Source information
A computed fold for a 1535-nucleotide RNA from a Parachlamydiales bacterium, annotated as small-subunit ribosomal RNA. Rfam family: Bacterial small subunit ribosomal RNA. Gene Ontology terms of the family: structural constituent of ribosome and ribosome. The coordinates come from a structure-prediction model, not an experiment, and the mean pLDDT is 84.
[in-house]
């Protein structure tokens, strides 16, 4: 620091996801040790049991027990210990929790002149004299218990009275100060107001006593009282900060203030009476929801965002609600009273309780520990102290929950062992890893030793303070004794052994790490993208590897990445986003100059910002975590002082912003009134006759009752042709005949006046197309709805004929549009060019026209700059400023609910659940278009001959079958693989057999032959029997060759996958295209070149051009053919010469010609004319055998179709191995209701039949071709000359000549069938071909549709070859003979090429995609209601309790001689008052028959709305209509 993911690819926008850190975590697998931390986050749910707050005998009385002494004993005295009670202090701390609380809280900084303060420190003064009770205790007694009742006794530091008054309080006076009340100090006189003693010591003094001794007294300590000061603590109060929600906009009667009173420690409506009517609120009152706050923690570069465990500070709470008492302090966690819920005890009468203290239990939960030890340390309460208490705390235990540290060994060790895994079978890897050798000993385990944490306490002695004192007491020193839970722990030493100690996740990309096997869209994985449908690096396992490591992964949460809420640091033309437009309030911002102030701002000082945390520097635990010390920091707040540039405030001034007056000009600017002509329709009359109208074509409709057409006259309503223009005006919506009136605006030269008066503008107010609404008019035309006619599969549409609301006017609503420049308003600045409207100035002119310059508008093109690109570009989307509005992924949804506006239709405001990984913008390349332009092709057209109908042949589908083997399936499968299925072929079926095999190689063993022949069984394969019987080398032993058998490796497979492949092939297409290098353009995909103008069969060539060149294709080079020449003449030929025959190159001879087969020539737009750009080229001509590629062939670019072929061959993987291999016999591939393709033969007279006559080319031939001759009607047979071939073999037919047939199912046609044969072959039954005789079917030129062909072509005629024993051949491949017709032309069909345009397509139109309906799942709205929670108001009832009132009741202390009083209490009453009850509401949760839409779901139904001109251009608002997409009307937009 980034990365993945939208696309065929690109750039952008934009979301989603990942890599990091972190946690009080949980879960899965695993688990050696130690240290330090940490551990109920959920039900503030309920709690058994134990403990968590007591202490003091030196405050008090008493009791019990022990010891000692006295005494005969009873008993007494002394002393010690323990303690229930009275009393004091504490219990308000410590500990827990976070329910409530959005402010009575918290944080920071102030105030208190409005306050309090036990214990502590310090200062001053004092502690005098009295009194009456009461618990304990004793007796009686109630109750189950808890707990009491009555009578009697007693003490105090308990309670009460009096005295004194340093003082304090209140009062008066004065001084000083302040902030209004007041504060401080001084003085005054009278008033009010205190106390408690006790432990110990002493023996100077006094009293009593004989003395002992006791007391007074003195003194120390502790304690008490009053008052002051301090420290610390607290109360109250102010300012600022401290969640969300406006779908909460108004709230408030003690409410706001005053006066008086009460009340409090203290200000205050804190409370009450009276008076006034205020107070809060858009800077968010009130309401609702959520929440303890902070120091801090996590993360982050920071700013921020999230959070508030542990530790610390503050607050609140203590079963729920209310209340007070005591006290310095509470409205009190382990106190009290009352009410409620719950639990427990009960004798049923009544009682008891409160773990959110520490442990622990149950429950709920994903989830959180021991009913441990100790007060040794630190701290706290009490005490004079010893000490007691202390679940605070210190320790230990449990949990890998976190952080930190350590270990699980180290060195050497290659036959690179074995095993595993992979393999191209060679090897590689695990891997120096192991084994083995040599070492070490941390940790654990064992043995031995063994700390620190301890400071104190107490006893004795000494010194000092204190005091009258050598005393107690206090302080210090010394010595002795003594205190440890953890714990025999930390630590150290010793002996021995590598011994006891490694897992988890991942391995397609992001992201480090790869192979095999299994599985086969299954099982499964998955954070995103996505893997899995038979070769999965993505699933599961294994081997290997990578990462981390006593942990590793997963899940959940937070921050980061995310500049994805943008202060730092984003945007709004088209991606989400500028309000339809203006006026204007609050607010924000604001021109030049001067003076002052000092709020903002800046600087300095001071206070505070607790500690901990964080950072830095040190130190201590062996290191670290951890802990300690020091420093910095805590960016804040407050106070004081200062500065004055900028902002602000106050004052003064200026004119350039703004405005006013005055001048001239402009316009479809607005409102009202009036007027005009053209057209349409209607009415009346006339002329006139059969149609009119309408459409793609029609029909509905109108018309003989006289239409349409035409003429005249009249009526009505609406709109204003031409002018008219990217021209004008207006804020926008919008505005168009002419005239008048009223109103507003803009511009204008010069510069008169005011003097910043300005800009923007949340709310607010106004205007606001069309449609629509209400009422009343009006209604010609047009025209939603509706009706009819067409179209159509349908047609609720497009088209046609009609037609109502409406469109028009008046008044009132509505308030929305693609209300668009998809561009908020205002101001300033920034190269230019060309138009246009209005105006001003100047020039010229008599004037006009014209020209120049400028201003205000309105357009086009463009520089810089900006932009993702497109584009914008002084009318900015450039550079800046001010203010407002708006956006934050797509869908759900501009929807629901709520509120509000509206008569309604509806408008405004405006979510969530759920769901997807995209949605989107611009541009690029293709493909496509019922877009455009150009061009080509037997593509159409013009022709010829066919196919489709018949019969047969052949192939296919289908069906059948034991099998009908398999493949090929639009063109580009179907007379195709197959250039030839009776057996074989053969792959299929049935049956019979074989198992190292029919075939190959190797090894081992064994035999010595094998082969062959004969016989038998069998369908054969095969089996059995018999017969026959080796070779080479070597002296020998033996070795080798060959063959059979046995065994092991292996063979074999036309079994699967052509979607794993090679090779080959088809097709677009013999179409003219397809690319590259360098350069240039573009952010980029890409473009350019290759486009353009011509031309060509051609990307063929020429010209031009940011391109210049090149490659594969085209063409040419190759073959055949057409002309000629040369060479060569046998097997070919025969002109001349000679011979010769019945005939014949037959012979001699000759190569002239033909021919053969080799080499050459020839044709190149070369020449001429014309056109064309002086080009390429084209047209015509000459010559020529041939003329513009002469004709034909071979030749097939980059690529497309996962095209075809695993059954030609090769080959990966998988599968079979006594069978899916091999052999054999028979059958099948030849079936047959049917359908299709390709052919043959025909349907006849351009013909058939009979007879005669003529002319080829090419090819083949020895298991062959076969002549002549003979036989047979013939197929054929017999026999065999010649020929391994220019030598021999193989009748060309159509044609032509003559004759017959005479238009008919025929003298056409030949299917089918019968009989008899021939040939091949082991074998013609299934299942061959041919021959002869007989038989003689359909068929009379073929529907829709469709094929081939442009010249030696079509058509037609025969001939040959391959395969092959024979043949299905009518096929295929070749050969020659005869030999046409037509092409105007490119509108249309099909295919193709180039350019351009649109696109929502890219699997590329066989594309994409919309809505209803049907099915399933999910969340959600409405809903008669039902049921909870919370809250408000009104009323009823009214506990405890404070306060107040009060009597005929009661009462020790004080007063009084007494009566009585004062004072207090119980009781009663009153106000308030919790819980409870009743009623009416608000808000909110759950649920609800039914119902609405929404989302999602490989292959449901109906249509086809959108994307191309999407087949009616689309979209926006609105209205009506329709199964549905949608259609139509009105207005608007161009996207």
């Nucleotide at each position: 620091a980034g990365a993945a993911u939208u696309u065929g690819a690109u750039c952008u926008u934009g979301g989603u996801u990942c890599a990091g850190a972190c946690u009080g975590a949980a879960c899965g697998c695993u688990g050696a040790c130690g240290g330090c931390g940490u551990g109920g986050a959920u039900g503030a749910g309920a709690c058994a049991u134990g403990c968590a707050a007591g202490u003091c005998g030196a405050a008090c009385g008493a009791a019990a027990g022990g010891a000692g002494g006295a005494g005969c004993a009873a008993u007494c005295c002394u002393u010690c210990u323990u303690u229930a009670g009275u009393g004091g202090c504490g219990a308000a701390a410590g500990g827990g929790u976070u329910a409530g609380u959005a402010a009575g809280g918290u944080a920071u900084g102030g105030g208190u002149a409005a306050c309090u303060u036990g214990c502590c420190u310090u200062u001053u003064a004092c502690c005098a004299c009295g009194g009456g009770a009461u618990a304990a205790c004793g007796g009686c007694u109630g109750g189950a218990a808890a707990c009491g009742g009555c009578c009697g006794c007693u003490a105090a530091u308990a309670c009460c009275g009096u005295a004194u008054g340093u003082g304090a309080u209140g009062g008066a006076a004065g001084a000083c100060g302040g902030c209004a009340u007041c504060g401080u100090c001084u003085u005054c006189a009278a008033a009010u107001u205190a106390a408690a003693g006790u432990c110990g010591g002493g023996g100077a003094u006094c009293u009593g006593g004989a003395a002992a001794c006791a007391g007074a007294c003195c003194u120390u300590g502790c304690g008490g009282u009053a008052a002051g000061a301090g420290a610390g603590a607290g109360g109250c109060u102010c300012a600022u900060a401290u969640a969300g929600u406006a779908u909460c906009a108004g709230c408030u009667a003690g409410u706001u203030g005053g006066u008086g009173a009460g009340g409090u420690a203290a200000a205050a409506g804190c409370u009450c009476a009276c008076c006034a009517a205020g107070g809060c609120u858009a800077a968010g009152a009130c309401g609702c929801u959520u929440a303890g706050g902070c120091g801090g923690a996590u993360u982050g570069a920071g700013a921020g965002a999230u959070u508030g465990a542990c530790c610390g500070c503050c607050a609140a709470c203590a079963c729920u609600g209310g209340g007070a008492c005591u006290g310095a302090g509470a409205c009190a966690c382990u106190g009290c009273c009352c009410a409620g819920a719950c639990u427990c005890c009960u004798a049923c009468g009544g009682g008891a309780g409160g773990c959110a203290g520490c442990a622990g239990u149950c429950g709920a939960g994903a989830a959180u520990a021991a009913u441990u030890c100790g007060c040794a340390a630190u701290g706290g309460a009490c005490g004079a102290a010893a000490g007691u208490c202390u679940g605070a705390c210190g320790a230990u235990g449990c949990g890998a929950c976190g952080c930190c540290g350590u270990g699980u060994g180290a060195a050497c060790g290659a036959u690179g062992a074995a095993g595993g895994c992979c393999u191209u079978c060679g090897g590689g890897u695990u891997g120096u890893a192991a084994a083995g050798u040599u070492c070490u000993g941390u940790c654990a385990a064992c043995u031995u030793g063994g700390a620190a944490c301890a400071a104190g306490g107490u006893a004795u002695g000494c010194c000092g303070a204190g005091g009258a004192a050598u005393a107690u007491u206090c302080g210090g020193c010394a010595u002795g004794c003594u205190u440890g839970a953890g714990g025999g722990u930390a630590c150290a030493a010793g002996a021995g052994u590598a011994g006891g100690a490694a897992g988890c996740a991942c391995c397609g990309g992001c992201u480090a790490a790869c192979u095999c096997c299994g599985u086969g869209c299954c099982a499964g994985c998955a954070g995103c993208u996505g893997c899995g449908g038979u070769a999965a690096u993505a699933c599961g396992g294994a081997g290997g590897g990578u990462g981390c490591a006593a942990g590793c992964g997963u899940u959940a949460a937070u921050c980061g990445g995310a500049a994805u809420a943008a202060c730092u640091g984003g945007g709004c033309g088209u991606a989400a986003a500028g309000a339809g437009c203006g006026c204007g309030u609050a607010g924000g911002c604001g021109g030049g100059a001067a003076u002052g102030a000092a709020a903002g701002u800046c600087a300095a000082a001071c206070g505070u910002g607790a500690a901990a945390u964080u950072u830095c520097g040190g130190a201590g635990c062996u290191c670290a975590a951890c802990u300690c010390c020091g420093a910095a920091g805590c960016u804040g707040c407050a106070u004081u002082u200062g500065a004055a540039a900028c902002u602000u405030c106050a004052u003064u001034u200026c004119u350039u912003g703004a405005g006013g007056a005055a001048u001239g000009a402009c316009g479809g600017a607005g409102a009202a009134a009036g007027u005009a002509g053209a057209a349409u329709u209607c009415c009346a009359c006339g002329u006139g006759u059969a149609g009119c109208g309408g459409u793609g074509a029609a029909a509905u409709g109108c018309g003989u009752a006289g239409a349409u057409a035409u003429g005249u006259g009249g009526a009505a309503g609406a709109a204003u042709a031409c002018c008219u223009g990217u021209g004008g005006c207006g804020a926008a919506a919008g505005c168009g005949a002419c005239u008048u009136u009223c109103u507003a605006g803009u511009c204008u030269a010069a510069a008169c006046c005011u003097g910043a008066c300005g800009c923007u503008g949340a709310g607010g107010c106004g205007c606001g197309a069309a449609a629509g609404u209400a009422a009343g008019g009006g209604g010609a035309g047009c025209a939603a709805a509706c009706a009819g006619g067409a179209u159509u599969a349908g047609a609720u549409a497009c088209c046609c004929u009609g037609g109502u609301a409406g469109u028009c006017c008046u008044u009132a609503c509505c308030g929305u549009a693609a209300a668009c420049u998809a561009u908020g308003u205002a101001u300033a600045c920034u190269u230019g060019g060309c138009g246009u409207a209005g105006a001003u100035a100047g020039g010229c002119u008599c004037a006009a026209c014209c020209c120049u310059a400028u201003c205000u508008g309105u357009g086009c093109c463009g520089a810089a700059g900006c932009u993702a690109a497109c584009g914008c570009g002084a009318u900015a989307a450039g550079u800046a400023u001010a203010c407002c509005g708006c956006c934050u992924g797509g869908g759900g949804a501009g929807u629901a609910c709520g509120c509000u506006c509206g008569c309604a239709a509806g408008g405004g405001u405006a979510a969530a659940a759920c769901u997807c990984a995209a949605a989107a913008g611009a541009a690029u390349u293709g493909a496509c278009g019922g877009g455009g332009a150009c061009c080509c092709g037997c593509a159409c057209a013009a022709g010829c001959a066919g196919u489709g109908g018949a019969g047969c042949a052949u192939g296919u589908g289908g069906u059948u079958u034991a099998a009908u083997u398999c493949g090929a399936u639009g063109c580009a499968a179907c007379g195709c693989g197959a250039a030839g299925a009776a057996c074989c072929u053969u792959a299929c079926c049935u049956g019979g057999g074989c198992u190292u095999g029919a075939c190959a190689u190797g090894c081992a063993g064994u035999u010595g032959a094998c082969c062959g022949c004969u016989u038998c069984a069998g369908a054969a394969a095969u089996g059995a029997a018999g017969u026959u019987u080796u070779c080479u080398c070597g002296c020998a032993a033996g070795a080798g060759a060959c063959a059979g058998c046995u065994g092991c490796a292996c063979a074999g497979g036309u079994g699967c996958u052509g979607c794993a492949u090679g090779g080959c092939u088809g097709u677009c297409g013999u179409c003219a295209g397809c690319u590259c290098g360098u350069g240039c353009c573009g952010u980029g995909a890409g473009g350019u070149g290759u486009u353009g103008g011509g031309u060509u069969a051609a990307g063929u060539c020429c010209c031009g051009c940011a391109a210049c060149g090149a490659g594969c294709g085209c063409a040419a080079c190759c073959c055949u053919u057409g002309u000629c020449a040369u060479u060569a003449g046998u097997u070919g030929c025969c002109a001349a010469c000679a011979g010769g025959u019945g005939a014949a190159g037959c012979u001699g001879g000759g190569c002239c010609c033909u021919c053969u087969a080799a080499u050459g020539a020839g044709a190149c737009u070369g020449c001429c004319u014309a056109g064309g750009u002086u080009a390429a080229c084209u047209a015509g001509g000459a010559g020529g055998a041939a003329g513009g590629u002469g004709a034909g062939g071979a030749u097939g670019a980059c690529g497309u179709c996962a095209a075809g072929u695993c059954c030609g061959c090769a080959u990966g993987g998988c599968c079979c191995u006594u069978a899916u291999g091999c052999c054999c016999a028979g059958g099948g591939c030849u079936a047959c209701a049917c359908a299709c393709g390709u052919g043959c033969u025909a349907c006849a007279a351009u013909g058939g039949c009979c007879g005669g006559u003529a002319c080829a080319g090419a090819a083949g031939g020895c298991a062959g071709c076969a002549a002549g001759a003979c036989u047979g009607u013939a197929a054929a047979g017999u026999g065999g000359a010649g020929c391994a071939a220019a030598u021999c073999c193989u009748g060309a037919a159509a044609a032509c000549c003559g004759g017959c047939c005479c238009c008919a199912g025929u003298u056409c046609a030949g299917a089918u069938u019968g009989u008899a044969g021939u040939c091949u072959g082991c074998a013609a039954c299934u299942c061959g071909a041919c021959u002869a005789c007989a038989u003689g079917a359909a068929g009379a030129u073929g529907g829709a549709a469709u094929u081939g062909c442009u010249a030696g072509u079509a058509a037609u005629g025969g001939c040959g070859a391959g395969u092959c024993a024979g043949c299905a051949a009518c096929a295929u491949c070749g050969c020659c003979g005869u030999g046409a017709a037509u092409a105007c032309g490119u509108u249309c069909c099909c295919g193709g090429g180039u350019c351009u345009u649109g696109u929502a397509c890219a699997c590329a139109c066989c594309g994409c995609c919309c809505g209803u309906c049907a099915a399933g799942u999910c969340a959600u709205g409405g809903g008669a209601g039902u049921u909870g929670g919370u809250u408000u108001c009104a009323c009823c009832c009214g506990a405890a309790g404070u306060c107040g009132u009060u009597c005929a009741c009661c009462u020790a202390a004080c007063c009084g001689c007494a009566a009585g009083g004062a004072a207090g209490g119980a009781g009663a009453c009153g106000c308030c008052g919790a819980a409870g009850g009743u009623g009416a509401g608000g808000c909110u949760g759950a649920u609800g028959a039914c119902u609405g839409g929404g989302a999602c779901u490989a292959a449901g139904u109906c249509g086809u709305a959108a994307c191309a001109a999407g087949g009616u251009a689309g979209c926006c608002c609105u209205a009506c209509c329709g199964g549905a997409a949608g259609g139509u009307g009105g207005g608007g937009c161009u996207g």
The sequence is in RNAcentral, with records from SILVA.